[in-house]
RNA sequence: ACCUUCUCGACGCUGAGUUCCCGUCUGGGAAGCGGGGGACCCACCUUUUUGGGGUGAAUCGACGGCCCCUGGGCCGCGUAGGGUUACCUUUCGCCCCGAACCCGUCAGCUAACAUCGUAAGCGUGGAAAGGGCCAAC
Numbered sequence: 001a002c003c004u005u006c007u008c009g010a011c012g013c014u015g016a017g018u019u020c021c022c023g024u025c026u027g028g029g030a031a032g033c034g035g036g037g038g039a040c041c042c043a044c045c046u047u048u049u050u051g052g053g054g055u056g057a058a059u060c061g062a063c064g065g066c067c068c069c070u071g072g073g074c075c076g077c078g079u080a081g082g083g084u085u086a087c088c089u090u091u092c093g094c095c096c097c098g099a100a101c102c103c104g105u106c107a108g109c110u111a112a113c114a115u116c117g118u119a120a121g122c123g124u125g126g127a128a129a130g131g132g133c134c135a136a137c
Base pairs, nucleotide, nucleotide: 011123012122013121014120018031019030020029021028022027032118033117034116035115037113042108051106052103053102054101055100060078061077063076064075065074066073067072068071081097082096083095087131088130089129090128091127092126
């Protein structure tokens, strides 16, 4: 000097997942944000094991390979879609993700209404345009 690991703090990123209060301490309440259910009207009137539905960016493939109960599963390669510049937004570029879980035969929209969640996991930093803020003169 560089690399790696651990701990603490700050800052930041994906995401709804943050803030405050009380306390008999791992509990309770509130605000904010997010989700599903749920009328009239409207929509669908078809479509129910070929089940159906929900959160989420996370779908799809008459592509290739492997396995097996011939309809599925796994892997690869793509892909709808999503994330990513440390003032913000947008365009471009590089690099990533393209999962997982839940309801339980059942749900279109939906005011009132009642109800649920408030996690988890990470560490980017290239170019340009517009806007804004600050500083100097």